[in-house]
Predicted 3D model of a 518-nucleotide part of an RNA (small-subunit ribosomal RNA, 5' domain) from an uncultured bacterium. Its Rfam family is "Bacterial small subunit ribosomal RNA". Model confidence (mean pLDDT): 82 of 100. The RNAcentral record of the full RNA draws on ENA and Greengenes.

Context: one part of a larger RNA
Order: sequence, then structure tokens, then C1' cells
RNA sequence: GGAUGAACGCUGGCGGCGUGCCUAACACAUGCAAGUCGAACGAGAAUCUGCGGAACGGAGCUUCGGCGAAGGGAAGCAGAGGACAGUGGCGAACGGGUGAGUAACGCGCGAGGAACCUGCCUUUCAGAGGGGGACAACAGCUGGAAACGGCUGCUAAUACCGCAUAACACGAUCUGACCGCAUGAUCGGAUCGUCAAAGAUUUAUCGCUGAAAGAUGGCCUCGCGUCUGAUUAGCUAGUUGGCGGGGUAACGGCCCACCAAGGCGACGAUCAGUAGCCGGACUGAGAGGUUGAACGGCCACAUUGGGACUGAGAUACGGCCCAGACUCCUACGGGAGGCAGCAGUGGGGAAUAUUGGGCAAUGGGGGAAACCCUGACCCAGCAACGCCGCGUGAAGGAAGAAGUAUCUCGGUAUGUAAACUUCUAUCAGCAGGGAAGAUAGUGACGGUACCUGACUAAGAAGCCCCGGCUAACUACGUGCCAGCAGCCGCGGUAAUACGUAGGGGGCAAGCGUUAUCC
Repeated sequence: GGAUGAACGCUGGCGGCGUGCCUAACACAUGCAAGUCGAACGAGAAUCUGCGGAACGGAGCUUCGGCGAAGGGAAGCAGAGGACAGUGGCGAACGGGUGAGUAACGCGCGAGGAACCUGCCUUUCAGAGGGGGACAACAGCUGGAAACGGCUGCUAAUACCGCAUAACACGAUCUGACCGCAUGAUCGGAUCGUCAAAGAUUUAUCGCUGAAAGAUGGCCUCGCGUCUGAUUAGCUAGUUGGCGGGGUAACGGCCCACCAAGGCGACGAUCAGUAGCCGGACUGAGAGGUUGAACGGCCACAUUGGGACUGAGAUACGGCCCAGACUCCUACGGGAGGCAGCAGUGGGGAAUAUUGGGCAAUGGGGGAAACCCUGACCCAGCAACGCCGCGUGAAGGAAGAAGUAUCUCGGUAUGUAAACUUCUAUCAGCAGGGAAGAUAGUGACGGUACCUGACUAAGAAGCCCCGGCUAACUACGUGCCAGCAGCCGCGGUAAUACGUAGGGGGCAAGCGUUAUCC
């Protein structure tokens, strides 16, 4: 000198674009953050319509016993309607957060999979025949304070289960061709065996099953690279390898039985400490050094530890089970919870924001669609936290006014500075118009940006420094005191170094200080 997710002190006009818990991966009140589909299915409240006509009502008539019109609209039946809940499908494994752990094939670069999987999407081929039994919802009974259940009975489906059909699919046996770096791969033939399906509809379509291929996403393996310590020198028993099996989508001690005794290490094993990695960022002429906030990629985690289930896919943040700690409810028997999502609270801290608006755009989920959901996202709010831009007026104006400071009392400085004259209106304020962002419709932002008009120099300057380094000097006070200080060093009676004032220098809505990196 540059830089920062900064903080502190003094000061503070406006706008644009960014950024904003670096500390306690501390604990969390409250609200919201993942739903959607009635064109898969049964049932179906409110309400409306039609039929229906009860209670009540009593005109009127009575032979006084009663009979009874209008009005009134209940129960019930049917249709529309579609709330809430349920079965079922897809989604919830994305998106969002955090960096605790991890020195590792975690990440980066480059290869390999002849050892693999892939819902939705695209292309192609083939198919969808015929049956069955349930379980929710619901009803009844019933347990419990609650959370939540239990029993009996009824019922639908694109829910579930047989059967049929079926291959270029899978398995077994036999066999031919051909290729490869080994295990082996590819193509073909024969026989046997095994496995599918679902419908909806407004008739446009959307779905369903099997197979092949693609795309996308993932999984695994390997080469190289990836901090410090030797005041850590030895480490290792599923350890290293083999054979056989189990398991997996798949290779493999991944797991198991048996066998062998191996494997790693001064080219630093093991142990300990520290740490998410990268694209990048900062600095530097570069080499390099430092760093990994924001944005993007990968990984890991979701109160702590463990476990599986479902599924195409799971570290399953807003799923389940168990254990621990903590908090809450309880009728004491038992239950509920997990903000490292967005806001917000307490706490910690030098320190870091609103319990805001909207789905208008972009994107995502569901749906045929209308549409619904979306604290992703788009916006607004707060903060000079950063970068950038603008303003706080311009021109003229010497009687060099007054004041202030100084003085050798003559003057000198502040100083064209002010006053005064003329002018302008950027910003802010007032009024009128008023977008793009949206391809029919649809705009939170927002009457915003922007344009125009009128209006007043008005509403808008501070901070640090002035001994040398280093741009900028005098007076007074103080008297090794009070104090300053980055280094050298100032201060003990004339201090350009302390404090104040005048003056000056620098930067400027900032200026200094502190911390850290180069």
C1' cells in the first nucleotide's frame, strides 16, 4: 500500500447493487416452510331442488256428538352439491439449512466397470383374457385422563391374490460361430421350466403390463495430488492371502466356516493435533503466500448413539423403532417433542436484520385441465457493513468590514472567505402523468422506476493529523507533573512532540483505531 462476512470511537444527506451469528452443531414459546389427484375408489355433512304431506292452525258448517277450507311446512324418498375424514396413486430421497464429524478414494484431476442399478422422460416391439377373497371408511359394542386403541358386522377400487397367455426376458442342460488383457464377452440353435397387466373419461385422450434401446441420475474400482508433529517407531488376528459359501444392483473379509502366515512401515506406518474439499477469493511483477463468507460443484450431518422398514432411489431435517440426556402434559397407569428450514425468543458474544408482502415472474410437486401447494424464489423492511455514483451550490464581489488569533502596536493572518449582486435546481420536498418486467388473461414489487411542471440557496460536513519518517506552525496553559507514543523518542519554566485556541495539511459521508492476511 492492498484486502475484510469485521468490530470500536466521533460524525452522518441521497440513490443503485451486493452483503449481514465468524461465538453456543447452545436451548427453543408462536406461526408458517409438502402436498396434490373426485378423470383410481367407496361413503358422504351443511346447503339447494322436486315429491311428500305430520304437528299446529282454525275460515266456515253443524243434528252440538263433531266435520273441517286457507295457512303451515316436520318425518320420509329422490336428485344436485360437495366440506371433513378414509382406501389408493404420485410426491415427500428434490428444494432449503449447517460444517459437528471426516487427513478419507472425502475431495480434485484422469481412467476403468468384460462387476452394476436407474421412478418420471424419449424411441421401438408385443400385450391387457377370465376370476377370487379381503381391509379401511361406516355402523354397533367397548377400553383409556389423554395419546391411542380393541371386538363384531358391512363395502369399493388403478388396493391385494390365484389362473390363462407370453418372449428378443430369467434359470437349467446340450451345442455352433466369433472376439478379448485373465476371470470371460457377444451372437445363434435345440429342449425343459418360471414370471404380466387396470382401468378412468366430457370419447379428445390419459393411464396399465412385458421386453429392447436412449437419456438422466447414481454406485463401485484404480493412478496421481491433498496440513503439522519422530519430544509419536514400530503397527496389525478378519489382521494379509487362499478355498468354499452367504449377502449385495454389483466386485470385494463385506460377512461366515476351514486352511496358510502373512500385510503395512524412515519414500514416515501407527499415534496425536488441526481441518469439510474444490471452482474460486485476497495479495503479489511473477513465482509464491494466505484463504474457502457470499455464488457454483461434491461430501457429511439433522438433540446424542444404534437399527431397520417402505421405496426406482433414504445420512430418510419437518418418517418409524430402541436406548440416553433434556423439555412439556398427566387422572401417576402412561404419553408428547426435536428451528444446523423462514421469521422470532432467551443465552453466549466486540458483533450480525422483519414473528413483513406475493406466488406477478423463474423453478419445483400433484393434476387431463382448471387449479392447488411452494419462508425455494421474487420483492419490501432494518444496518454507511462493502463497492459505485451524486449532492451539500455557481459566477461576480476589497471599504481587504466586523469578529477571532497574533504582534516589534506599524501591522499580519483568517480572506473573495462573508455580507452584497446576478444565476441555477442535481438530490430531498410538492403536484401531474406513469411503465417494462406478461406471447390471451394474470404485477407482490408499486402509483415504484422514469418523464414533466411549479418552488425555495434553501434541508444536507465531518474525521484524523501538523518533531523526523510524513503533507502541514504559532500563542497560551502545564513544568519528568498531567500526559503523548507505530519506531526514534517528547515533558524537569520560553514544549512546532502533552492540553486548549488560531492557523494549516490530508481524506471525505465518511474519517480514525483495533484485529487478521499478503